[in-house]
Molecule: transfer RNA
Organism: bacterium
RNA sequence: UGCGUCGUGGAGCAGGGGUAGCUCGCAAGGCUCAUAACCUUGAGGUCACAGGUUCGAUUCCUGUCGACGCAA
Numbered sequence: 001u002g003c004g005u006c007g008u009g010g011a012g013c014a015g016g017g018g019u020a021g022c023u024c025g026c027a028a029g030g031c032u033c034a035u036a037a038c039c040u041u042g043a044g045g046u047c048a049c050a051g052g053u054u055c056g057a058u059u060c061c062u063g064u065c066g067a068c069g070c071a072a
Stems, first nucleotide, its partner, number of pairs: 001071007010024004018055001026042005048064005
């Protein structure tokens, strides 16, 4: 320098045009003599940033930033 993949709650990941979800974790309640396990509920995300297309963008396009890989 070029090419490719990726960036989504605290962590790991789905979702690739129509109100953003799963597992674990966290908090409260239930159960229990009690803890764990189990059950219920809840909080937590302006989907890396900016622009464009669209009635509508996490999703498509362009640029930027960052991480990883390949080539030189």